[in-house]
RNA sequence: CCGUGCGGGAGAGCCCCCGGGCCGUCAGGUCGCGGGGCGCCGAAGGGGCAAACUCCCCGGAACCUCUCAGGCGCCAGGACCGCACGGU
Numbered sequence: 001c002c003g004u005g006c007g008g009g010a011g012a013g014c015c016c017c018c019g020g021g022c023c024g025u026c027a028g029g030u031c032g033c034g035g036g037g038c039g040c041c042g043a044a045g046g047g048g049c050a051a052a053c054u055c056c057c058c059g060g061a062a063c064c065u066c067u068c069a070g071g072c073g074c075c076a077g078g079a080c081c082g083c084a085c086g087g088u
Stems, first nucleotide, its partner, number of pairs: 001087008013038001015037005020031004039072003045068001046066003
């Protein structure tokens, strides 16, 4: 440095529309179902750049930045951290 296992591990919508399911006294109600819109988040992945270096060009990191992707109940996922084992 890489892989596997275990433990820890943040942020952001109880918005609108359409369809669908369920309940119904047919007024309507309801939904961890699908799609779209708007808003929002940064810690999978991806993009961007500073100094050193260099005549110039090229090159050039992150928890910074963008938000394409992803995400905005729980679970899951999750950069990163710790431990164990294995490999190099």
The prediction has a mean pLDDT of 76. This is a predicted structure of an 88-nucleotide RNA (Glycine riboswitch aptamer) from a soil metagenome. Its Rfam family is "Glycine riboswitch aptamer". Its family is annotated with glycine biosynthetic process in the Gene Ontology. About the family: This family represents the bacterial glycine riboswitch.